[in-house]
């Protein structure tokens, strides 16, 4: 260097096989020199010819060949290499350099040979071989030579040194070529310069200690050898070294730099293209030849491929340029030209030249430029939304007028060209003319981060997603549509890097609870290091000398029309170097010095450590004595002991442990721990003193030493205690807790082990920064002394606290505060402190320490809730005290299950179940069944179009009815011969909009209701306190029935509840007195306010009054209250009611209304019979009525309140045994009626029984209401008389006019299932001055891993399924050594042959490449089993 997706005008500049250093067809990439040198053709052609052929030309041409140069460059790669390499610096007194450039001097004089050509032989070919014959700037002799090279000696002079230059004598020893165009060019020996190299050093150069030791040419010496040249380079022989914790040796990984990216910067990341450097060239090994290689396109042998053979051989090396197939997500033409830059030959002319210059191909990247510009509104259509008015797309477009950039046609040449002049362009291009809006927009996005939304479609599907998350019927998130936003020949996705990340922290992080202080000390390297004096100059600062290549990046200018690009200069390159100055700091030498640190001396305190002794209590055996039944043990018990005499109590002996009180917030140790007294030996602190030494100090990676418990090993002990174990109990189980025993162990010795919530969860050590308080150990002043007690000081252990500090919690002179020094250590949870690997241990296991793989968290302080078999207060008929019930029967009545054709739907702990429903025979009633009928009945008012001609009402016919046919009449309008005749419109059919729906969703909803609960709560405003969630206030104390009220108070106030304000009731006045009353007063009756009249009284309904702890007393804080008391009808809210806070429960209701989505329309709508909702093996709930004698029957005789009444209460009266029915006064009602109130009271009767009890069932005869009592009404009567003798676990209701106990009304309603709901009055208790327990509830408080808030969260195991991984008997491959064996090529050495010489030739030794064998290391792949681990 990108790659995929969609899309695509053009230019210009770059870049373009990141994967198989894997294989590679063809073609090209290294030549060139006739002015070194010998050869030497052929077509063609022209003449002759004897027709074979010759001769001139072509032509000394091509062509090979000797011979120079060159080919070691240029060009590609990037395997391999962690230093043999790369950068920087430096050195070479230890070197070399062809061409090149200056200088000196010289090229004399012979000689023999080969290629090539020719003959001739082999061989398939490569290619080989043998004769003969030739030239050279080929080769070889011989002279001459030095300032050249070498050996002896000797002076100068220079260096840090080996030793270098210089010079002087003497000896030895080395050369050469010519060519041609005649003044050029080549040689030879030399000095010197450039120029490229060779070597050395110093420093820096990736990760890994789960790699701790490595090395025998290994380290150095001497002496050879080698080399252009220092060295163990390489030999021989001596010596035993060298490297290593600053990381040797090993694994793995990698080419380096200059530079790229990226960052504010330090870094971090990288090393395409361009430049330097190394390395490499099928794969190894090896020399040759040369100025230069161990040589990409050169030779030799091996080895593995490929090709080709005539099977004997033979060739061959694209990691050069295009290109091939391979690989792979991915990466071009088998192009053009040397014109131009450079390069090799040449003298040149030229000639090669896949370097290079250019062009092709790829949106791969960077820069540019177009796809038009200006007017245009009926704001066309068309699309998309609506609130249906309209918006928006959108001056967008059509239209009109203009322009010509690119593409595209043409016809022509500035410029890239410069080489004395001419001549030269592969390919780019420049200006001119031409037509025509014509040929050129597209991706991605729209929930938030992030700049843009509506509709519709889907309905946890189908999809998205970078994170958080979206989808389960209103999805701005998914799909599309429409608008929009952001970029634009692009756009997005994917991969990587850098950043944001102070998230490895030098710059610039942390370790008490988040991850992190090592259990503790000693100390050895290291790192740090009191005062002052002199010296030094290593670090340091200034200064300065060399380098820091160029290119990049940056500055300025300048060149392509701009830009990208490209050139110029400059600055930079922070670095490494070199010389000088400076001395303050730091180091280094020396000196003093005393405050660090040590000693000395006198004194204190202490469970500090070892060792031995000695003691008491207790226990427990043992033997004895007294005794006699039971002991022990628990929540209860049971096992156990016990007449063989136990517990218990005395005595006496024996044994092991551990040491009460003293004793603490006390003490000492480094920790770990340490406690009976006394003794010996021992360590360390502290206080004073004055004096020594004189920085001796501090930390401390390795390292060593100490280390509760438990455990292990050998040998003792073993009284209590006690893992395992047994047994006995609890329990659903109970391998627990409780009990009875009971072995290791717990004690001691010695020897291991080495871990701990080993914790202040806080390393050592110095130093500074307010204080208050208590204890423990000195030594001091005070007071004449001395106690006490103050005062100031040192060490030492707690508490409280300023400022800091900290997320907070706290911490605060024992710092978690400011600061220095060192050590340790941590980087998201799980995996896992686990695996392998080392190491230590007898063992158990300990120390060291990952990955894979999976999660979006895990986690810390801290608020606020809930919750707790958590703790304090405190309340409630919540429990206890009590009184009456349910649960057992029997019926009523609802639910639930069952059955049905159907048994309509709703409610579902409490707070569904006499509940919707305050009235289901029909209707209600839902359509819930079964069977018929309509399609628009109530709203239909509307449009299009078509068509027809009445409504009521009364009979008939079908039908169960809705309904349907007919007959009659007959409002209304028109007309017309007008007591009347005749006629006629609204009907109706379809389309559309629309009706209807007790269909669904109460988890879309309003509304309205329950519930916690009439429980005391629940907020806000400012202010104050916290980084903030949030607190406070609303807490405390005390009082209340209250968050009721005082009091303290950073908090003062202020709302919604409570409370009061309404209503009923209880007393009393005043007002009024009819239908109510009658006390006087008259009248009157069998009686009766019945009448006059009254306004006293009751009562009625209306306005007041009264009650507020207001008074006393006691107790509280002098309050706020609370207790008793007076008075008072009523007393401390007098009793009851109405009223119900933010708020909980997706509590309840779409069947009361309403309402949003969906769904139905000849039906889920509407009308109808007849049926079901009332079915009955059963369960539940909620009631009535019993079970009797405090009752139950007869008979009599009192005393209410609040209702209701005209489609009605319905008297008196008379019928019936009653239900009732007949009549109908009277009453729109304090006047009449309902209407008997009942328990009660008096008098009898029954005598404890299934009764005179209790009323179910079931018969049979009636009444009443209804259109109609069969499924299915209620009552009467007579007759029938079932269960049932007070209820089991368990549950309920009540605290006073209550509870229980009696009756009356009402309201639905024809009637009624009413025993039920709602109300009214009669009679009318007992119990509690208590809060341990059960339920629910407030308030403070505490723990939390819950916040869907305990009905919460969660752990393990086990069943399926998937994933990764460790183990393992094997099995297999992979790398590096190691030893033996084999030994090509070839360097050197030796031998023998050869030869005038120089070669050469054969044979051989060391070495040594690939190959075999072997044993071990090391790293991987696989494996039946199997281990834990994650989802």
């Nucleotide at each position: 260097g990108a790659a995929c997706g969609c899309u695509g005008g053009c230019g210009g500049c770059a870049u373009g096989g990141u994967u198989a250093a894997a294989a590679c067809a063809u073609g090209c990439a290294a030549g060139u020199c006739g002015a070194a040198c010998g050869c030497g053709a052929a077509a063609g052609u022209a003449c002759c010819u004897u027709c074979g052929g010759g001769u001139g030309u072509g032509a000394g041409u091509a062509g090979a060949g000797u011979g120079g140069c060159g080919a070691a460059a240029g060009g590609g790669c990037g395997a391999g290499u962690a230093a043999u390499g790369c950068g920087u610096u430096c050195c070479u007194a230890a070197c070399g350099u062809g061409c090149c450039c200056c200088g000196a001097g010289g090229c004399c004089a012979g000689g023999g040979a080969u290629a090539g050509c020719c003959c001739a032989g082999g061989g398939a070919a490569a290619c080989c071989u043998g004769g003969a014959u030739u030239a050279a700037u080929a080769c070889c002799u011989g002279a001459u030579a030095a300032c050249c090279c070498c050996g002896u000696u000797g002076a100068a002079c220079c260096g840090c040194a080996u030793g270098a230059u210089u010079u002087a004598a003497c000896g030895g020893g080395c050369a050469a070529a010519g060519g041609c165009u005649u003044g050029c060019u080549g040689c030879c020996u030399u000095g010197g310069g450039a120029u490229c190299g060779g070597g050395a050093a110093a420093c820096g150069u990736g990760c890994u200690a789960u790699c701790a030791g490595g090395u025998a040419g290994u380290u150095g010496g001497u002496g050879a050898g080698g080399u252009a040249a220092a060295g163990g380079c390489u030999c021989a022989c001596c010596a035993a070294g060298c490297c290593u914790a600053a990381g040797a040796c090993g694994g793995c990984u990698a080419g380096c730099g200059g530079g790229u990216g990226u960052g504010a910067g330090a870094g971090c990341a990288u090393g395409a293209c361009c430049c330097g450097c190394c390395g490499c060239a099928u794969c190894g090994g090896g020399a040759c030849u040369g100025a230069g290689a161990c040589a990409c396109u050169g030779c030799c042998c091996g080895g593995a491929c490929u090709c080709u053979u005539a099977c004997g051989g033979g060739a061959g090396g694209c990691u050069g340029c295009a290109g091939u197939a391979a690989c792979g997500a991915a990466u071009a033409u088998u192009c053009c030209g040397c014109a131009a830059u450079g390069c090799g030959c040449g003298a040149a002319a030229g000639c090669g030249u896949g370097a290079c210059g250019g062009a092709g191909c790829a949106a791969u990247g960077c820069c540019g430029c177009g796809u038009g510009c200006a007017g245009g509104a009926u704001g066309a259509a068309g699309g998309c939304c609506u609130u249906c008015g309209g918006g928006u797309u959108g001056u967008a477009a059509a239209c009109u007028g203009c322009u010509g950039u690119c593409a595209g046609g043409g016809a022509u040449u500035a410029g890239g060209a410069a080489c004395a002049c001419a001549a030269u362009g592969a390919c780019c291009a420049a200006a001119c003319c031409c037509a025509a809006a014509g040929g050129a927009a597209g991706g991605g996005c729209c929930g938030g981060c992030u700049a843009a939304g509506u509709u519709c479609g889907u309905g946890c599907c189908a999809g998205c997603a970078g994170c958080c998350g979206c989808g389960g019927u209103a999805a701005u998130a998914c799909g599309a549509a429409c608008g929009g936003c952001c970029c634009g020949a692009g756009c997005g996705u994917u991969a990587a890097g850098c950043g944001g990340a102070u998230u490895c922290a030098u710059u610039g992080g942390g370790c008490u609870u988040a991850a992190a202080g090592g259990g503790u000390g000693c100390g050895u390297a290291g790192g740090c290091g009191g005062a002052u004096c002199u010296g030094u100059a290593a670090g340091u600062g200034c200064u300065u000398u060399g380098u820091g290549a160029a290119a990049u990046a940056c500055c300025a200018c300048g060149g392509c029309u701009c830009a990208a690009c490209c050139g110029u200069g400059g600055a930079a390159c922070u670095g490494c170097u070199u010389g000088g100055c400076a001395g303050a700091c730091u180091g280094c030498a020396g000196g003093u010095c005393u405050u660090g640190a040590g000693g000395u001396u006198g004194g204190u305190a202490g469970g500090g450590g070892u060792g031995g002794u000695c003691g008491g209590a207790a226990c427990a055996g043992u033997a004895g004595g007294u005794g006699g039944a039971g002991c022990g043990g628990u929540g209860a018990a049971a096992u156990g002991c016990a007449u063989a005499g136990a517990u218990a109590u005395c005595u006496a002996c024996u044994g092991g442990a551990a040491c009460g009180c003293c004793a603490a917030a006390g003490g000492u140790g480094a920790a770990g721990a340490c406690a009976g007294g006394c003794c010996a030996c021992u360590g360390g602190g502290c206080c004073a003193a004055u004096u020594c030494u004189g920085a001796c100090g501090c930390u401390g990676a390795g390292g060593c030493a100490c280390g509760a418990a438990a455990g292990c090993g050998u040998g003792g002990g073993u009284a209590g205690c006690g893992a395992a174990c047994g047994g006995g109990a609890u329990u659903a189980g109970a391998u627990a807790c409780c009990c009875c025993g009971g072995u290791a162990g717990u004690c001691c010795a010695c020897g291991c082990c080495c871990u701990a919530a080993a914790c202040g969860a806080u390393g050592u050590g110095u130093a500074c920064u307010a204080g208050a308080u208590c204890g423990c150990g000195g030594a001091g002043g005070u007071u004449u002394u001395g106690a006490c007690g103050c005062c100031a000081u040192c060490g030492u252990g707690g508490u409280c606290g300023a400022a800091g500090c900290a997320a907070a919690a706290g911490u605060g002179u024992u710092a978690a505060g400011u600061a220095c020094a060192c050590c340790g250590c941590c980087u998201g949870g799980g995996g896992a402190g686990u695996a392998c690997g080392g190491u230590c241990g007898c063992a158990a296991g300990g120390c060291u320490a990952a990955a894979a793989c999976u999660c979006a968290a895990a986690g810390g302080a801290a608020u606020u809730g809930a919750c707790g078999g958590g703790g304090g207060c405190u309340c409630a008929c919540a429990c206890a005290a009590g009184c009456g019930g349910u649960g057992g029967a029997g019926c009523a009545u609802g639910u639930g299950g069952c059955u049905u054709a159907a048994u309509u739907c709703g409610a579902a702990g409490c707070a569904a179940c006499g509940c919707g429903a305050a009235g289901a025979a029909c209707c209600u009633u839902a359509u819930c069944c079964u069977g018929g009928g309509u399609u628009g009945a109530a709203c239909u008012a509307c449009g299009g179009c078509g068509g027809a001609u009445u409504a009521g009402c009364u009979g008939c016919u079908g039908g169960a009815a809705a309904c349907a046919g007919u007959a009659g009449u007959g409002a209304c309008g028109c007309g017309c011969u007008u007591u009347g005749c005749g006629u006629g419109g609204a009907a109706c059919g379809u389309c559309g909009a629309u009706a209807g729906g007790u269909g669904c969703u109460g988890c879309a909803u309003g509304g309205c209701u329950g519930u916690c609960g009439u429980c005391a709560g629940c907020u806000c405003g400012u202010g104050c306190u916290g980084u903030g969630a949030a607190g406070u206030g609303u807490c405390g104390c005390g009082u209340u029935a209250a968050g009721u009220c005082g009091c303290u108070u950073a908090a003062c106030g202020a709302g919604c509840g409570a409370a009061a304000c309404c209503c009923c009731u209880a007393u009393c006045g005043c007002u009024a007195g009819u239908u109510g009353c009658c006390a006087g007063c008259g009248g009157g009756u069998a009686a009766u306010g019945c009448c006059g009249g009254g306004g006293a009284c009751u009562c009625u309904a209306g306005c007041g009054a009264g009650a507020c702890u207001g008074c006393c007393g006691g107790c509280g804080u002098u309050a706020a209250g609370c207790c008793g008391g007076a008075g008072g009808a009523a007393g401390g809210u007098g009793g009851g009611g109405a009223c119900g806070a933010c708020g909980u429960c997706a509590a309840g209701u779409c069947c009361u209304c309403a309402u949003g989505g969906c769904c139905u329309u000849u039906a889920u709508g509407c009308c109808c019979a007849g049926g079901g909702c009332u079915g009955c093996a059963c369960a539940c709930g909620u009631g009535c009525u019993a079970c009797a004698a405090u009752g139950c029957c007869g008979a009599c005789u009192a005393c209410a309140g609040a209702g209701c009444g005209a489609c009605g209460c319905g008297a008196u009266a008379c019928c019936g045994c009653a239900a009732g029915g007949u009549g109908g006064a009277g009453c729109a009602a304090a006047u009449c009626g309902c209407a008997a109130a009942a328990a009660a009271g008096u008098c009898g009767g029954c005598c404890c029984a299934g009764u005179u009890c209790g009323g179910a069932u079931u018969g049979u005869g009636g009444u009443c209401u209804g259109c109609a009592a069969c499924u299915c009404g209620a009552c009467c009567a007579c007759a029938u008389g079932a269960a049932g003798u007070u209820g089991g676990a368990a549950u309920c209701g009540c605290u006073a006019g209550u509870a229980a106990u009696c009756g009356c009304g009402u309201a639905u309603c024809a009637g009624c299932u009413a025993c039920g709901a709602c109300g009214c009055g009669g009679u009318g208790a007992a119990u509690a001055u208590g809060u341990u327990c059960c339920u629910g509830a407030g308030c403070c408080u505490u723990g939390u891993a819950c916040a869907c808030a305990c009905c919460g969260c969660c752990c393990g195991u086990c069943a399926a399924g998937u994933c990764a991984u460790g183990g393992a008997a094997g099995c297999u491959g992979g790398g590096g050594g190691g030893a033996c064996c084999c030994g090509a090529a070839g360097c050197c050495g030796c031998a023998u042959c050869g030869a005038u010489u120089c070669a050469g030739a054969u044979g051989u030794g060391u070495c040594g490449a690939a190959g075999g064998u072997c044993a071990a290391c090391u790293c991987g792949g696989u494996g039946a089993c199997u281990g834990g681990g994650a989802c």
The prediction has a mean pLDDT of 82. The RNA shown here (small-subunit ribosomal RNA) has 1431 nucleotides and comes from an uncultured prokaryote.